Annotation:
RNAcentral holds the full RNA, with entries from SILVA. Large-subunit ribosomal RNA, domain III from Spirostomum sp. Valltjaern, 386 nucleotides, folded computationally. Its mean pLDDT, the model's own confidence on a scale to 100, is 83. Taxonomically the source falls in Spirostomum (Eukaryota, Postciliodesmatophora, Heterotrichea, Heterotrichida).

Context: one part of a larger RNA
RNA sequence: GAGUAACGUUAAAGCGGGUGAAAAGCCCGCUCGCCGUAAGCCCAAGGCUUCCUACGCAACGUUCAUCGGCGUAGGGUUAGUCGGUCCCUAAGGCAAGGCUGAAAAGCGUAGUCGAUGGGAAACAGGUUAAUAUUCCUGUACUGAAUACAAGUGCGAUGUGGGGACGAAGAAAGUUAGGUCAGCGACCUGUUGGAUGGUCGUUUAAGCUGGUAGGUGGACUGCAUUGGCAAAUCCGUGCAGUUGCUAACACCGAGACGUGAUGACGAGGAUCUACGGAUCUGAAGUGACUGAUACUCUGCUUCCAGGAAAAGCCACUAAGCUUCAGCUUGUAUGCAACCGUACCGCAAACCAACACUGGUGGGCAGGAUGAAAAUUCUAAGGCGCUU
Numbered sequence: 001g002a003g004u005a006a007c008g009u010u011a012a013a014g015c016g017g018g019u020g021a022a023a024a025g026c027c028c029g030c031u032c033g034c035c036g037u038a039a040g041c042c043c044a045a046g047g048c049u050u051c052c053u054a055c056g057c058a059a060c061g062u063u064c065a066u067c068g069g070c071g072u073a074g075g076g077u078u079a080g081u082c083g084g085u086c087c088c089u090a091a092g093g094c095a096a097g098g099c100u101g102a103a104a105a106g107c108g109u110a111g112u113c114g115a116u117g118g119g120a121a122a123c124a125g126g127u128u129a130a131u132a133u134u135c136c137u138g139u140a141c142u143g144a145a146u147a148c149a150a151g152u153g154c155g156a157u158g159u160g161g162g163g164a165c166g167a168a169g170a171a172a173g174u175u176a177g178g179u180c181a182g183c184g185a186c187c188u189g190u191u192g193g194a195u196g197g198u199c200g201u202u203u204a205a206g207c208u209g210g211u212a213g214g215u216g217g218a219c220u221g222c223a224u225u226g227g228c229a230a231a232u233c234c235g236u237g238c239a240g241u242u243g244c245u246a247a248c249a250c251c252g253a254g255a256c257g258u259g260a261u262g263a264c265g266a267g268g269a270u271c272u273a274c275g276g277a278u279c280u281g282a283a284g285u286g287a288c289u290g291a292u293a294c295u296c297u298g299c300u301u302c303c304a305g306g307a308a309a310a311g312c313c314a315c316u317a318a319g320c321u322u323c324a325g326c327u328u329g330u331a332u333g334c335a336a337c338c339g340u341a342c343c344g345c346a347a348a349c350c351a352a353c354a355c356u357g358g359u360g361g362g363c364a365g366g367a368u369g370a371a372a373a374u375u376c377u378a379a380g381g382c383g384c385u386u
Base pairs, nucleotide, nucleotide: 013031014030015029016028017027018026032383033382034381035380040363041362042361043360046343047342050341051075052074053073054072055071056070060068061067080141081140082339083338084337086119087118088117092113093112094111098107099106100105122139123138124137125136126135142335143334145332146331147330148329149328150327151326152325153320154319158315159314160313161312166302167301168300169299172295173294174293177289178288179287180286181285182201183200184199185198186197187196202263203262206258207257213251214250215249216248217242218241219240220239221238222237223236224235226234227233264284267280268279269278270277271276303306349358350357365377366376367375
């Protein structure tokens, strides 16, 4: 220079009460304003205690601070079903033997790893200062083992099926959700007439059954140069029965019922250290609308022709055949380990900062509207630390 520039998007504050040495900024209340395909909610990545409570204000916070993602201390993350581990494989990695190379090493078969994909099973309510599909209550489901009962040709690392998949478009049936009415409680009101207002009207998985709809013709007998051996399985061929509006088999939302004489529930009562605790508890229906969600891995069309393997089902080989094994049912106990707090379009991640930047997925109320545009708004969250 200079007590100058600046104090980080112009979404915005005002008042009262409390605490305190001290209050524009902390807490409570009443108004006001802003977001509302977000500036709300839930996951993934990443962070790693930042979460909650008590105490504190040197430093950190672009001001203050009684406050804080700051300091000190204590507390907090509960799983057969969520995710991983586990079983399986993709790109890719490693790679016994092997090939190449003077070597270092490179390539690569069997194999073994490797999710961003495939593979068993859980929902609703309640609860904590801080966790919950994990704790509690109620109602379920799965797997393998063991025991028992009934029936019975069982058996794999092999064989076959299946798993198993593109894009675009169209339609139907549904549901989530929404709106309106009805119903219930309370309030307003008053000429005992109803109008008006506020709030509520919620309930899952599972089980029963197999609907709207979709796909395939189905069954029997015989024969097999195929499926690296075998096969009763698959494939192929022949013959027959039946059908092609059907039957049969498979896939398949949703609704009804049950779950639920339960839970929840506006409100009310009592107590209160004003944080809350305990008890009680009405109505709990219908119509319309309606998805980008489900049926749908479907249907139609098209060319660029759209993973693999295991679990699963069937078949036999070796073998076993009074056993073992397999199928069905019932019962019993078991189900380990790791993650789980909190932030997560952000003051907690990546950017030297409490930085106008960057950051994958899901949910998506009402009015307007073709719409996820726009503007206003609900739930919820904020007023961006002078």